[in-house]
Context: one part of a larger RNA
RNA sequence: UGACGGGGACCCGCACAAGCGGUGGAGCAUGUGGUUUAAUUCGACGCAACGCGAAGAACCUUACCUGGACUAGAAUGUGAGGGAAGGGCGUCUAACAGCGUCCGUCCGAGCAAUCGGACCCAAAACAAGGUGCUGCAUGGCUGUCGUCAGCUCGUGUCGUGAGAUGUUGGGUUAAGUCCCGCAACGAGCGCAACCCUUAUUGACAGUUGCCAAUAUUAAGUUAGGAACUCUGUCAAGACUGCCGUUGAUAAAACGGAGGAAGGUGGGGACGAUGUCAAGUCAUCAUGGCCUUUAUGUUCAGGGCUACACACAUGCUACAAUGGAUGGUACAAAACGUCGCAAUCCCGUAAGGGGGAGCUAAUCGCAAAAACCAUUCUCAGUUCGGAUCGGAGUCUGCAACUCGACUCCGUGAAGUUGGAAUCGCUAGUAAUCGCAAAUCAGCAUGUUGCGGUGAAUACGUUCCCGGGUCUUGCACA
Numbered sequence: 001u002g003a004c005g006g007g008g009a010c011c012c013g014c015a016c017a018a019g020c021g022g023u024g025g026a027g028c029a030u031g032u033g034g035u036u037u038a039a040u041u042c043g044a045c046g047c048a049a050c051g052c053g054a055a056g057a058a059c060c061u062u063a064c065c066u067g068g069a070c071u072a073g074a075a076u077g078u079g080a081g082g083g084a085a086g087g088g089c090g091u092c093u094a095a096c097a098g099c100g101u102c103c104g105u106c107c108g109a110g111c112a113a114u115c116g117g118a119c120c121c122a123a124a125a126c127a128a129g130g131u132g133c134u135g136c137a138u139g140g141c142u143g144u145c146g147u148c149a150g151c152u153c154g155u156g157u158c159g160u161g162a163g164a165u166g167u168u169g170g171g172u173u174a175a176g177u178c179c180c181g182c183a184a185c186g187a188g189c190g191c192a193a194c195c196c197u198u199a200u201u202g203a204c205a206g207u208u209g210c211c212a213a214u215a216u217u218a219a220g221u222u223a224g225g226a227a228c229u230c231u232g233u234c235a236a237g238a239c240u241g242c243c244g245u246u247g248a249u250a251a252a253a254c255g256g257a258g259g260a261a262g263g264u265g266g267g268g269a270c271g272a273u274g275u276c277a278a279g280u281c282a283u284c285a286u287g288g289c290c291u292u293u294a295u296g297u298u299c300a301g302g303g304c305u306a307c308a309c310a311c312a313u314g315c316u317a318c319a320a321u322g323g324a325u326g327g328u329a330c331a332a333a334a335c336g337u338c339g340c341a342a343u344c345c346c347g348u349a350a351g352g353g354g355g356a357g358c359u360a361a362u363c364g365c366a367a368a369a370a371c372c373a374u375u376c377u378c379a380g381u382u383c384g385g386a387u388c389g390g391a392g393u394c395u396g397c398a399a400c401u402c403g404a405c406u407c408c409g410u411g412a413a414g415u416u417g418g419a420a421u422c423g424c425u426a427g428u429a430a431u432c433g434c435a436a437a438u439c440a441g442c443a444u445g446u447u448g449c450g451g452u453g454a455a456u457a458c459g460u461u462c463c464c465g466g467g468u469c470u471u472g473c474a475c476a
Stems, first nucleotide, its partner, number of pairs: 001476002004472002007470007015460002019424005026316008034307002042053002064302007077126002081121003086103006129291002132289003138285002140280003143276001145274001150189006156165003169180003195268004200236007210225002214223002239262001242256005318417001322376007335364002339358002344353003383414001388409007430452007
């Protein structure tokens, strides 16, 4: 000087408390451990691994296993020499890959523009390849403490020196934020602001959007209108600016006015110096090591989907604030031509037929909780839907291992969950659906979007984490 203390003082955070809803019990989904296996590819392990890499394993992917094949190779550069590329047939095989043979013999299209060319075959060789090892050799990227308020420097001064001072003190703030004081005076990286979005208004612009007034229709449908909504460009607006009280005449705090909004308005992006030899050599790049008829390449089938069990994250429930049947209504944000698909017809349905319209404010995907009416009447039930049997649909060469969905039948556990433990302070929790990426198909996951919409916070004694000052110290 730091780190540490079941030392002290002050302060903060869904940290506790006050509340609401969960997890832990059940069934299933997904991930992990373990076990099994020819293989169950690899990585990730307290917070900060475990619906994580994976925004989607039937083949492919795929790295693993079994078996078959290739050896200058699947891809790249230089290549003597030869041939257009290419197409057909046969054969071996479990299958493909492969092998053999025949036809064809270019400047017409594409490629090429050095016709000695593109493309194919190919000797020798320099080399190529490796998801092989090392993240404790590395770059880059990322997590984490933590959006916590800290981390430093120059000059000066003090100290023999390590160092200190500044950065401490009195107030204040979300903040090393600002004010005052002070052997310090200044400065930098952080904080804040500048950026995006949302809340209000104005100007401009009215089509595909809108409809107050006029006419019209089944319908903003049409004529028309430019007010309103909305869209999207430019502006305005919030600054403790104004008033009062408190304060040290400061910074600021509290209350009030006006205002769509009030004290950082709400949300996002943005992550200082550093810590954890944290994570990643399997995104990529890369040193070293290893491999080179194999640890490379390729094909078929299998596996990653196994299953006494354990854990994690979720979904569905245990019902009447509900289940069932019928009727009626209201979103936002995305996406759509290899696509989204209306009206109509067929089917109980998944879906099929057909195909208007739409390269989209025009057409389409397209709401559910809610509300109204009827029924069930507290039961393992008209709750719950696992499991299993049968019949189907769709995607796709192909659904046996191993897809999703539909219908009929079957109708398991489960009656609110021990110790423990998690999330959340407002348009939040809870609850309800919708969309997108990935994607042929496959979503209870993820990322977004809106609908309905609470309770509680006295407070900081305690638990956890963090910040500042101070004290002790057998640690560095």
The part of an RNA shown here (small-subunit ribosomal RNA, 3' major domain) has 476 nucleotides and comes from an uncultured bacterium. The prediction has a mean pLDDT of 83.